[in-house]
Source information
A computed fold for a 74-nucleotide RNA from a Chloroflexota bacterium, annotated as transfer RNA.

RNA sequence: UGAGCCGUGGUGCAGUGGCAGCACAGAGGACUUUGGAUCCUUUGACCGUGGUUCGAAUCCACGCGGCUCAGCCA
Numbered sequence: 001u002g003a004g005c006c007g008u009g010g011u012g013c014a015g016u017g018g019c020a021g022c023a024c025a026g027a028g029g030a031c032u033u034u035g036g037a038u039c040c041u042u043u044g045a046c047c048g049u050g051g052u053u054c055g056a057a058u059c060c061a062c063g064c065g066g067c068u069c070a071g072c073c074a
Base pairs, nucleotide, nucleotide: 001070002069003068004067005066006065007064010024011023012022013021018054025043026042027041028040029039030038047063048062049061050060051059
C1' cells in the first nucleotide's frame, strides 16, 4: 500500500429493513446457621459522519479502529 473479514452493555454472542435481545458479570432481594448453589428484580450497548427509505444495528459512500493474507522498504 492492496484484498478479505469484523466493530452491538464490563465480557462473549444473536438480531440482515419494522418492540435492540440472550448468557455470564455487576447491584438489590428471597432462601440458608454462614458461604456456595438456586430463584426473583434490576443496571447497562448498536465506532463516527453523511446518504437511501415511511422506517436503518441491518442497505450505500467516506472515515476511524481491530484481525488475517499478500506486497514494498529496512